[in-house]
Transfer RNA from Kwoniella bestiolae CBS 10118, 72 nucleotides, folded computationally. It matches the Rfam family "tRNA". Rfam classes the family as a transfer RNA. Gene Ontology term of the family: triplet codon-amino acid adaptor activity. Its mean pLDDT, the model's own confidence on a scale to 100, is 81.
């Protein structure tokens, strides 16, 4: 230098163009003499940056940034 493989909540990840989710933490309740554990509600988002396509883009496509692998 070339190919590739990931980037979405505080963490681990879903999501094959049509309204942005899970579990786990957290916080609060509600259960218990109390903790633990269990249930129920919340609280948490510039979906890595800029552009492009299209009525619409987390998802298609260009470039860059960072990462994981492999080739010189």
């Nucleotide at each position: 230098g070339c190919c590739u493989u990931u980037g979405u909540a505080g963490c681990u990840c879903a999501g094959u163009g049509g309204a942005a989710g899970a579990g786990c933490u957290u916080a609060u309740g509600a259960c218990u003499u109390u903790u633990a554990a269990u249930c129920a509600u919340a609280c948490g988002g510039u979906c890595c940056a800029g552009g492009g396509u299209u009525c619409g883009a987390g998802c298609c496509c260009c470039u860059g940034c960072a990462u994981c692998g492999g080739c010189u």
Source information:
RNAcentral holds the sequence, with entries from GtRNAdb. It is recorded under the gene name tRNA-Lys-TTT-2-1.